[in-house]
RNA sequence: GCCUUCGUAGCUCAGUGGCUAGAGCGAUUGCUUCGUAAGCAAUAGGUCGAGGGUUCAACUCCCUCCGAGGGCU
Numbered sequence: 001g002c003c004u005u006c007g008u009a010g011c012u013c014a015g016u017g018g019c020u021a022g023a024g025c026g027a028u029u030g031c032u033u034c035g036u037a038a039g040c041a042a043u044a045g046g047u048c049g050a051g052g053g054u055u056c057a058a059c060u061c062c063c064u065c066c067g068a069g070g071g072c073u
Stems, first nucleotide, its partner, number of pairs: 001072007010025004018056001027043005049065005
């Protein structure tokens, strides 16, 4: 330098054009307990890497850039 996969909550990931962007774990609060853990319930937490384009509508499609992994030279 070229090719390829990926970037979504604190972590691991789903969501492949329209529904309020979700799950598990974690956090907080409450219930329960003499107390702790476990269990149950609720709550909070997101510029969907950045910018632009297409579209009535973009996390999703296209382009550029940034970052991470892999391959080739």

Transfer RNA from Candidatus Woesearchaeota archaeon CG10_big_fil_rev_8_21_14_0_10_30_7, 73 nucleotides, folded computationally. Lineage of the source: Archaea > Nanobdellati > Candidatus Woesearchaeota. It matches the Rfam family "tRNA". By type it is a transfer RNA. The sequence is in RNAcentral, with records from ENA.